This is a predicted structure of a 252-nucleotide part of an RNA (large-subunit ribosomal RNA, domain VI) from a Bacteroidales bacterium. The organism belongs to Bacteroidales, within Bacteria. The sequence was found in a public genome assembly. It matches the Rfam family "Bacterial large subunit ribosomal RNA".
Context: one part of a larger RNA
RNA sequence: CGUUAGAAGUUUGAGGGCACCUGACCGUAGUACGAGAGGACCCGGUUGGACAUACCUCUAGUGUACCUGUUGUGGCGCCAGCUGCACCGCAGGGUAGCUAUGUAUGGACGAGAUAAGUGCUGAAAGCAUCUAAGCACGAAACUCAGCCCAAGAUGAGACUUCUUUUAAGGGUCGUUCUAGACCAGGACGUUGAUAGGCUGCAGGUGUAAAGUCAGUAAUGGCAAAGCCGAGCAGUACUAAUUACCCGUAAGC
Numbered sequence: 001c002g003u004u005a006g007a008a009g010u011u012u013g014a015g016g017g018c019a020c021c022u023g024a025c026c027g028u029a030g031u032a033c034g035a036g037a038g039g040a041c042c043c044g045g046u047u048g049g050a051c052a053u054a055c056c057u058c059u060a061g062u063g064u065a066c067c068u069g070u071u072g073u074g075g076c077g078c079c080a081g082c083u084g085c086a087c088c089g090c091a092g093g094g095u096a097g098c099u100a101u102g103u104a105u106g107g108a109c110g111a112g113a114u115a116a117g118u119g120c121u122g123a124a125a126g127c128a129u130c131u132a133a134g135c136a137c138g139a140a141a142c143u144c145a146g147c148c149c150a151a152g153a154u155g156a157g158a159c160u161u162c163u164u165u166u167a168a169g170g171g172u173c174g175u176u177c178u179a180g181a182c183c184a185g186g187a188c189g190u191u192g193a194u195a196g197g198c199u200g201c202a203g204g205u206g207u208a209a210a211g212u213c214a215g216u217a218a219u220g221g222c223a224a225a226g227c228c229g230a231g232c233a234g235u236a237c238u239a240a241u242u243a244c245c246c247g248u249a250a251g252c
Stems, first nucleotide, its partner, number of pairs: 001152001005163007015149004021049007033038001051106005059100004066093005071086006110144003117137004169246004173189005194239003197235005203228003211222004
């Protein structure tokens, strides 16, 4: 821009894409078959491999804005306590998120029409013949069926609702996110929990400083302390103010 008024939402599916794998074991059954040795079809079940998708409860990583220990050196006048730099100085852990080695799920069942092939009936050709007419089977391939996209499918579809004209609706702007390069998309904008802060909880680290007690002292106790990023709630304390723009067909 179009889809012939403009919107909000829900959809149909022309068409397209993805997937399509496979082992072993058990039962049937040591049955059918076979002199024996051996040893099934079919059918049912169990459990794996590789692959794919989703997720983070568990396990395991990462987690340079979390916690702790500690070395050298500089600074805060000194002690104590902090802090800069040294690969995040090094080391031990670790929330959210992101992950796999972790968890869950999947390939199915079935239908249609067939290939090679197997047949029935059956002439040409009194026989025979699956074929010439006719009929029945038959595969991971094909068409459906599973999942995803999808009306620019210009063949532009359908349904519901709104607006009947300073409209409905949308945008600018702001607070933002499980969304994201930007844009777009989702949530919210005081009739408010959208983000931050604060409070509580979960979770991490592991018992802060100061003081005091014990000990000659190191150190230990008071103390599950103190600190804390992303998590879950609550709470208007802070910021989402005010305002502007687009949109207005037919008909009357």